RNA sequence: CGGGCCGUAGUAUAGUGGCAGUACGCAAGGCUGGGGGUCUUGUAGCGGGAGUUCAAUUCUCCCCGGCCCGA
Numbered sequence: 001c002g003g004g005c006c007g008u009a010g011u012a013u014a015g016u017g018g019c020a021g022u023a024c025g026c027a028a029g030g031c032u033g034g035g036g037g038u039c040u041u042g043u044a045g046c047g048g049g050a051g052u053u054c055a056a057u058u059c060u061c062c063c064c065g066g067c068c069c070g071a
Stems, first nucleotide, its partner, number of pairs: 001070007010024004018054001025043007047063005
């Protein structure tokens, strides 16, 4: 310098055009004499910008970061 893949909640991961889920964690509460355990409710997220579209996490381009390949 060129190319490929990836970036979603504190952590791990699903979703690939139609209002973003799950588990763990965290907070409050119930059951228990307490702990543990379990149940309920809540908490919190699409790397940044632009474009296409009625509508973008999803498609296109650029940038940023990570991993890999080539030179």